[in-house]
Context: one part of a larger RNA
RNA sequence: UUGGGCGUAAAGGGCGCGUAGGCGGUUUGAAAAGCUUGAUGUGAAAUACCCCGGCUUAACCGGGGGAACGCGUUGAGAACUGUCAGACUAGAGUAUAAGAGGGGGAGUUGGAAUUCCUAGUGUAGGGGUGAAAUCUGUAGAUAUUAGGAAGAACACCGGUGGCGAAGGCGAACUCCUGGCUAUAUACUGACGCUGAGGCGCGAAAGUGUGGGGAGCGAACAGGAUUAGAUACCCUGGUAGUCCACACUGUAAACGAUGUGCACUAGGUGUUGGGGGGAUACCCUCAGUGCCGUAGCAAACGCGUUAAGUGCACCGCCUGGGGAGUAUGCUCGCAAGGGUGAAACUC
Numbered sequence: 001u002u003g004g005g006c007g008u009a010a011a012g013g014g015c016g017c018g019u020a021g022g023c024g025g026u027u028u029g030a031a032a033a034g035c036u037u038g039a040u041g042u043g044a045a046a047u048a049c050c051c052c053g054g055c056u057u058a059a060c061c062g063g064g065g066g067a068a069c070g071c072g073u074u075g076a077g078a079a080c081u082g083u084c085a086g087a088c089u090a091g092a093g094u095a096u097a098a099g100a101g102g103g104g105g106a107g108u109u110g111g112a113a114u115u116c117c118u119a120g121u122g123u124a125g126g127g128g129u130g131a132a133a134u135c136u137g138u139a140g141a142u143a144u145u146a147g148g149a150a151g152a153a154c155a156c157c158g159g160u161g162g163c164g165a166a167g168g169c170g171a172a173c174u175c176c177u178g179g180c181u182a183u184a185u186a187c188u189g190a191c192g193c194u195g196a197g198g199c200g201c202g203a204a205a206g207u208g209u210g211g212g213g214a215g216c217g218a219a220c221a222g223g224a225u226u227a228g229a230u231a232c233c234c235u236g237g238u239a240g241u242c243c244a245c246a247c248u249g250u251a252a253a254c255g256a257u258g259u260g261c262a263c264u265a266g267g268u269g270u271u272g273g274g275g276g277g278a279u280a281c282c283c284u285c286a287g288u289g290c291c292g293u294a295g296c297a298a299a300c301g302c303g304u305u306a307a308g309u310g311c312a313c314c315g316c317c318u319g320g321g322g323a324g325u326a327u328g329c330u331c332g333c334a335a336g337g338g339u340g341a342a343a344c345u346c
Base pairs, nucleotide, nucleotide: 004317005316006315007300008299012314014201015200016199017198021194022193023192025088026087027086028085029084030083033081034080035077036076037075038074039073040072041071042070049065050064051063052062053061054060091191092188093187094186095185096184097183098181099180103177104176105175106174107173108172109171110154114150115149116148117147118146119145120144121143125136126135162169163168206247207246208245209244210243211242215241216240220236221235222234223233258313259312260311261310262309263308266291267290268289269288270287271286272285273284274283275282276281295302296301319346320345321344328339329338330337331336
């Protein structure tokens, strides 16, 4: 490389937007690039293949033939692909009338709890644990009442419930704003799918500058435990956690399952629309769960939300270790990220 694969064996890019490229609905006509089919020229000879012949055979040599399925020139055909011109509406999209939602951003407000401060009541303990101790308290703690301050998170509702491309999103209200869905009508008329590079978003931790700092809490200190205990348990506690701006760009970034389209038994729950029906209920569309048929699968299992059957395009894999290391390049303030071997060894 071919072939074969990628839920769990190696393998789906963290996610989107989109460039080139690849692929692309129905129909009419034209031309004829691909395509199909002729003619002709060329594709040297020798070699190779087939036939015949010459040395006693063979090797070797001579003659003839086919082939070399390439390229050039010139015709023909028009189903398919492409091109050009025209038309269509089933794909895609736009508008109007409705709807659901923790989708995003900014601002304002709220109550419970926690800690701290002040004051009152009150007296000897409180904390903590398997048991203790460090710690805290007669300078009045813990408990309790009243007042005040601060920061962070939003109990119940809350749900295999909702929204978002993913990361993710949960108090209330206001403003700005993205996406989605059903039905009906009108319109555009293939405008589509995928997407190497590229660009953007991207949990937590971490970094820079400036704020903030209640609780929690890496590091650190002390007390225990233990043979030891650089831990698990306890008392403290700094970065951090929070905000603004800028960086980082990684995760078991998981459904360990790329995106889009079509097709292939059912049953049952649930969210949001629409339609029908007097209720019960029925039909349908878009999601979200469970079970299950055919089929698939090494098995587990998947099963109209496919891991089934097909098509289009992208990414990735090729024994274990060495190693996501070295080196080079590149990005980053750094930490480090991206790309990414080999020797050797089993």
Small-subunit ribosomal RNA, central domain from a metagenome, 346 nucleotides, folded computationally.
The coordinates come from a structure-prediction model, not an experiment, and the mean pLDDT is 88.
The full RNA is in RNAcentral, with records from SILVA.